[in-house]
Molecule: small-subunit ribosomal RNA
Organism: uncultured prokaryote
RNA sequence: AGAGUUUGAUCCUGGCGCAGAAUCAACGCUGGCGGCGUGCCUAACACAUGCAAGUCGAACGAGAAAGUCCCGCAAGGGAUAAGUAGAGUGGCGCACGGGUGAGUAACACGUGGACAACCUGCCUUUGAGUGGGGAAUAACCUUCCGAAAGGAGGGCUAAUACCGCAUAAAAUCCUGAGGCACAGGUUUUGGGAUUGAAAGGAGCAAUUCGCUCGAAGAGGGGUCCGCGCCUGAUUAGCUUGUUGGUGAGGUAACGGCUCACCAAGGCAACGAUCAGUAGCCGUCCUGAGAGGGAGCACGGCCACACUGGAACUGAGACACGGUCCAGACUCCUACGGGAGGCAGCAGUGGGGAAUUUUUGGCAAUGGGCGAAAGCCUGACCAAGCAACGCCGCGUGGGUGAUGAAGUAUUUUGGUACGUAAAACCCUGUUGGAAUAGGCUCAUCAUUUGAAUGUACCCGUAAAGGAAGCCCCGGCUAACUCCGUGCCAGCAGCCGCGGUAAUACGGGGGGGGCCAGCGUUAUUCGGAAUUACUGGGCGUAAAGGGCACGCAGGCGGCCUGAUCAGUGAGAAGUGAAAGCCCUCGGCUUAACCGGGGAACUGCUUCUCAUACUGUUAGGCUAGAGUCUGGGAGAGGAGGAUGGAAUUUCCGGUGGAGCGGUGAAAUGCGUAGAGAUCGGAAGGAACACCAGUGGCGAAGGCGAUUCUCUGGACCCAGUACUGACGCUGAGGUGCGAAAGCGUGGGGAGCAAACAGGAUUAGAUACCCUGGUAGUCCACGCCCUAAACGAUGGAUACUUUGUGCUGCGGGUAUCGACCCCUGCAGUGCAGGAGCUAACGCAUUAAGUAUCCCGCCUGGGGAGUACGGUCGCAAGGCUGAAACUCAAAGGAAUUGACGGGGGCCCGCACAAGCGGUGGAGCAUGUGGUUUAAUUCGACGCAACGCGAAGAACCUUACCUGGGCUUGAACUGGAGUGGAAGUAGGCAGAGAUGUCUAUGUCCUUCACGGGACUGCUUUAGAGGUGCUGCAUGGCUGUCGUCAGCUCGUGUCGUGAGAUGUUGGGUUAAGUCCCGCAACGAGCGCAACCCUUGCCCUUAGUUGCUAACGAGUCAAGUCGAGAACCCUAGGGGAACUGUCGGCGAUAAGCCGGAGGAAGGUGGGGAUGACGUCAAGUCCUCAUGGCCUUUAUGUCCAGGGCUACACACGUGCUACAAUGGGCGGUACAAAGGGUUGCAAACCCGCGAGGGGGAGCCAAUCCCAUAAAACCGUCCUCAGUUCGGAUUGCAGUCUGCAACUCGACUGCAUGAAGCUGGAAUCGCUAGUAAUCGCGGAUCAGCAUGCCGCGGUGAAUACGUUCCCGGGCCUUGUACACACCGCCCGUCACAUCAUGAAAGCUGGUUGUACUAGAAGUCGCUAAGCUAACCGCAAGGAGGCAGGCGCCCAAGGUAUGAUUGGUGAUUGGGGUGAAGUCGUAACAAGGUAACC
Repeated sequence: AGAGUUUGAUCCUGGCGCAGAAUCAACGCUGGCGGCGUGCCUAACACAUGCAAGUCGAACGAGAAAGUCCCGCAAGGGAUAAGUAGAGUGGCGCACGGGUGAGUAACACGUGGACAACCUGCCUUUGAGUGGGGAAUAACCUUCCGAAAGGAGGGCUAAUACCGCAUAAAAUCCUGAGGCACAGGUUUUGGGAUUGAAAGGAGCAAUUCGCUCGAAGAGGGGUCCGCGCCUGAUUAGCUUGUUGGUGAGGUAACGGCUCACCAAGGCAACGAUCAGUAGCCGUCCUGAGAGGGAGCACGGCCACACUGGAACUGAGACACGGUCCAGACUCCUACGGGAGGCAGCAGUGGGGAAUUUUUGGCAAUGGGCGAAAGCCUGACCAAGCAACGCCGCGUGGGUGAUGAAGUAUUUUGGUACGUAAAACCCUGUUGGAAUAGGCUCAUCAUUUGAAUGUACCCGUAAAGGAAGCCCCGGCUAACUCCGUGCCAGCAGCCGCGGUAAUACGGGGGGGGCCAGCGUUAUUCGGAAUUACUGGGCGUAAAGGGCACGCAGGCGGCCUGAUCAGUGAGAAGUGAAAGCCCUCGGCUUAACCGGGGAACUGCUUCUCAUACUGUUAGGCUAGAGUCUGGGAGAGGAGGAUGGAAUUUCCGGUGGAGCGGUGAAAUGCGUAGAGAUCGGAAGGAACACCAGUGGCGAAGGCGAUUCUCUGGACCCAGUACUGACGCUGAGGUGCGAAAGCGUGGGGAGCAAACAGGAUUAGAUACCCUGGUAGUCCACGCCCUAAACGAUGGAUACUUUGUGCUGCGGGUAUCGACCCCUGCAGUGCAGGAGCUAACGCAUUAAGUAUCCCGCCUGGGGAGUACGGUCGCAAGGCUGAAACUCAAAGGAAUUGACGGGGGCCCGCACAAGCGGUGGAGCAUGUGGUUUAAUUCGACGCAACGCGAAGAACCUUACCUGGGCUUGAACUGGAGUGGAAGUAGGCAGAGAUGUCUAUGUCCUUCACGGGACUGCUUUAGAGGUGCUGCAUGGCUGUCGUCAGCUCGUGUCGUGAGAUGUUGGGUUAAGUCCCGCAACGAGCGCAACCCUUGCCCUUAGUUGCUAACGAGUCAAGUCGAGAACCCUAGGGGAACUGUCGGCGAUAAGCCGGAGGAAGGUGGGGAUGACGUCAAGUCCUCAUGGCCUUUAUGUCCAGGGCUACACACGUGCUACAAUGGGCGGUACAAAGGGUUGCAAACCCGCGAGGGGGAGCCAAUCCCAUAAAACCGUCCUCAGUUCGGAUUGCAGUCUGCAACUCGACUGCAUGAAGCUGGAAUCGCUAGUAAUCGCGGAUCAGCAUGCCGCGGUGAAUACGUUCCCGGGCCUUGUACACACCGCCCGUCACAUCAUGAAAGCUGGUUGUACUAGAAGUCGCUAAGCUAACCGCAAGGAGGCAGGCGCCCAAGGUAUGAUUGGUGAUUGGGGUGAAGUCGUAACAAGGUAACC
């Protein structure tokens, strides 16, 4: 510090998820030691048991017992225990310490101040005093009540308990003087009145501890104030002791704190009230910081103590381990009554994912009491439990290659674990065992140790007892094998898994961390993703529809004053701990100690005065006023006008009109439409008219009149003197549609009706037609209300239009020309922008103010509120769900978008297919099997250039198992082989005969072969979606790319586009491109012309010979031909067109002319195209079978459907007879002549030929002659019968051919569809491969030999450019809504049921206060009677729980119901994306 994820790719916007740190954690696996910390986050739920607050005999009175000893016979007594224990009076403490965070949004807390409005026990300093009296009471004794808890009466007694008196200061009131301060005061010193203290103990004593009244201090507390302090406006108004005053009461003290009276105030948009949530802070976590989150432990403050209320005592409490009352709960009970409060330490139950021992000790620190010794102390110090956290240590170190064994993998060679182990040599942390002691500190001396015989130290022996967890597709460090087969599973996001998974599970290996490692949860970070630092709003989310304007925010120039903001300095404070720096102590660290820094804050004082503010004065550049002039669909009301539509009336006229893609509905002989004249009525204003004008926006368009607003627009520069800008709320305006009342209604036209279209058509089209559209008044308040661009001000290069108003110059005048201001457009520069684009009318550069945004969906929905007559508007969520949604641009693809161009693509023609019969292939069906593959073009006479057996892969049956074929090893036998018999369907089995190789002296070895065994063979079994190779197709279409440069943030673009041209990205020109490659073309083969060479087997003109004839022979090399070589054609030439180019058109010459014809040749790529059954090959499967051998069957089936063909339907024909002319091939397992036989297929025969020699081999159509004469025929030949031929081991299933006989369908073929542009189509025959035999198929060959093309509108395919796109698996794309099913959350709902809370009434415990007190009453007064004072009791105010009624608010639940989300393959349509087939949207 970033990185993953939207796309085919790109840039941007934007969300989601990741890597880091942290935790009072929990869970899973694992676990050696120590130190220091931490440990109920949930039920402020309920609690058994023990302990947690006592102490003082030096305040006081009283005062045991056991035991022991003594006396006594015993009963008993005495001493001691002992003035002890225990209890009581009294004093101090119990308000500290300890716990918890329920409540509390508050002066609770933090920070800084104030008290001139206060209190303070113990402590410190200091002043004065402590004289003299009195009356009781507990304990104790006794009587009684009660189960108990406890209580009542009587009697005795003490005090540092209680009460008077004296004295004193002091306090209060009245009054005089002075100082200080000033705010209502404070202080010193006088006078008067009232009130008003005390206690003693110890000690022989000195003395000491106390006590009383003051003054001061320290520490503690109380109160008040400034500032800070969570969320919600779907909480907007709240308040009656409320706000203030006067007086009184009350308090330690101010105060409505309380009361009486008076006034009517107080708070709130700078957020009152209400609701929700929450103890606050020092600090902690995170972060670069600013911030964000948290408030455990430690420390400060607050609040609470079962729930609610209340006071008492006291210096201090409204009191955790005190009291009273009410309530709930628990316990005891004799049923009458009582007792209790762990949010103290342990501990229990419960809740929960989850949090410890019913330990030791007061040795240390601290606290209470005490003079002290001392006692008490679950505060505290220690130990225990827990890897809960942090820190430290260890599980050994060194040497060690045969690179051991083992495991994993492997291309079988090896490689990895791996110096790792073993082995050898060392060491002793930690762990274990045993035993005895020592040290440190201080001004001095003596003493005390729970932890603990612990830390630490010394010595001894032993490698012995001590490693796991997660991960390994990318992010993100780390790879292989096996298993599994969209299953099981993984997953933080993207995503893995459908037979070769580095992503699942296991193994091996590797990476990371390490006594831990992962997961989950939470917080911050990354996230500039709430943006103060530090974001945005034209199109991504986002400018309010527009204006006016209160509050608020901001504000021109000059001068003075002030110093609030601001800046500087100083002082105080900002507790300690923590963070940071530094030094030190534990062996180190964590941890701890000392010092420093810091605590960015608040307060006070002083200084500065530029800027902001405030204040005073001035100015004119902002703003406004005035005078003159001009423009305009600006607004409101009135009047008027013509054209057109419609209707009505009348005339003429006579059959249609109207409407559409085409029609129909509709109108019309009762006279339409057309035409002429007249009338009525409503609405809108052609031309002018213009990116022209006006208005804030919505919006405004005939003419004219009246009223009226604004800009200012221009000119003048007279006046005011900052009067300004923006604007939350608020107010007004606000298209269309809609609503209310009343009018009006010509045309148009939702709804509706009819006609069409259609599969349907509740639409698009047509004929009608009502609301409405119009007017008046009143509502509604929304629009894609758009420039998708808030308003204001200033600044910043240019060019060119238009509108309005000026100035200058010129002119007789107008125009032109120069120039200023305002408005309104276009193009474009810098700059900006993700890009598109904006660009003085900014989306540039800046300032001010307002509005708005924060992923998509749910949803502008629900609930609530508010406005509205309604429709509905404004405000406006959540649950749940997804990993995207989106913007701009790029390349493709596509379009029922556009332009240009090509192709037998259409058109123009010729001939077919589709109908018939047959052949052949396919589907389907059938079958034991009908083997398999190929499926739009680009499967279907295809693989198959040839299934009777074989082929053959299929089926049935019979056999074999190292096998039919192949290689190596081991063992063993035999030459190999040949011939034959028997059984069997055959494979096979069995028997007999025969045969004796090479080498070596021999044993033995070798070749060949049989058997056994081993490693392995075999598979037309699967996967063409694991592959190679080969092939098809777009397409012989003209395209596909690269290097460098340039442009762009980038994907990419440019080049390759443009203007011409071509069959062609062919060529030329132009051009930020310049070049190049693969394709095109050419080079290759063939064919067409000529020349040359050569002349057999081919040829024969001349000469000769010769035959019935014949190159048959001599001969010839001319011709044809053969096959080698060469020439020829290149737009070369002429004319025209074109740009003078490329090239095109025409002509000449030429065998051939613009690529001469044909072939071979197939760019980058597409289709997961085809082929595992040609071959090769990974993986999987099989191994007495999915291998292999054999016989028979099947691939040849047959209701049917399709493709490709053959033959026909006839006279341009058929039959018969006669007569011509080819090319290219093949031939020794072969082609086979002559001749003979057969009607024929063929048979016999065998010359010749390994071929320019011989043979196949007569070419056929054609031509000549003749018959047939339009018919199911002398067309057509299917089918069937009989008889044959040939091949072959064998023609039954299942071959071809021949002869005779038979003689089916069919008379030119529906919708639809195919081929072909010249030696082509059509037609005619010939040959070849395969092959024993089998050809209508395939591959070739020649013969005869046409028609037509105007042209590119349309169909199909293709190329280039351009445009739109929501497509990219790319239109066979994408995608919307209803319905049906499942599931999830949510709204409404008759209600039902809880929580909280307001108001009214009722109620009234305990208690303070007040009144009363006839009852009771020690201290004082009084001789006494009595009094004063006090108390019980009674009454009153206040008031908790409770009750009743009625609201508010917030949950739960609810038959039914509404929409919403989600869910591989449901239904119906096709709304959107292309002109999406009616442009889309609001």